[in-house]
Model confidence (mean pLDDT): 82 of 100. The RNA shown here (Lysine riboswitch aptamer) has 158 nucleotides and comes from a bovine gut metagenome.

RNA sequence: GAUAGAGGCGCGGCCGACAUCAGUAGCUCCCGCAUUGCGCGACGGAAAUUGCAGCGGAGUGAAAGGGGACGCCGCCGAAGGGUAUCGGCUUUUCCGGGCCGGUAUGCCUGGGACGCGGGAGAAUAUCCUGCGUACUGUCGCAUCCGCGGAGAGCUGUC
Numbered sequence: 001g002a003u004a005g006a007g008g009c010g011c012g013g014c015c016g017a018c019a020u021c022a023g024u025a026g027c028u029c030c031c032g033c034a035u036u037g038c039g040c041g042a043c044g045g046a047a048a049u050u051g052c053a054g055c056g057g058a059g060u061g062a063a064a065g066g067g068g069a070c071g072c073c074g075c076c077g078a079a080g081g082g083u084a085u086c087g088g089c090u091u092u093u094c095c096g097g098g099c100c101g102g103u104a105u106g107c108c109u110g111g112g113a114c115g116c117g118g119g120a121g122a123a124u125a126u127c128c129u130g131c132g133u134a135c136u137g138u139c140g141c142a143u144c145c146g147c148g149g150a151g152a153g154c155u156g157u158c
Base pairs, nucleotide, nucleotide: 001158002157003156004155005154008076010075011074012073013072014071018067026060027059028058029057030056032055033054039052040051041050042049043096044095045094046093047092048091079109080108081107082105083104084103085102086101087100088099089098090097110136111135113133114132115131116130117129118128119127120126138149139148140147141146
C1' cells in the first nucleotide's frame, strides 16, 4: 500500500399496518360583545398588501410535519453534529429567527444504555446537544486493586 473482517438493544435508508396530532384547525348555526375601521389578525420588527377579526354555546369535523411493528436495502466514520456557502418554505420587500434540502470541511464524537440540563416539537413520543454514571469493544502502560489514548484506530492475509 492492497484486500478481508470485528464491536451489538450496532448505524442509516425505503415501504408501511397502526397510534398520536384532536374533538384541535376549518365549516355551519344561534346568542351576546365589538362593528366598516385611526381598530384587530399574519413567526418577531419596519413598510406594504390582504382579510374581518376576537370571546362564548351547539352541530359537524380533518390534514401535514414528527413517531411507527413486520419486511426489504446499504453498511461498521457505519453515522451524527458544528462551521461556511447555495437553494426553497414561513402573505410581499428588508433585517432577524425557525424548518427542509445540496455542496465543502480529517472542526467534534469508538459504541450503545441510564440520569440531569438545554434546543426542536402538540407531546411524556422522537431527534439533536452538553455534563455525569457505570458497562462494552480496541490498543498501550502496569501487574493485588488498575491507569491512559482514540476510529487518521484495531485485527487477519498478501

Rfam family: Lysine riboswitch aptamer. Rfam links the family to the GO term lysine biosynthetic process. About the family: Riboswitches are metabolite binding domains within certain messenger RNAs that serve as precision sensors for their corresponding targets. The RNAcentral record of the sequence draws on MGnify. The model forms 100% of the base pairs in the Rfam consensus.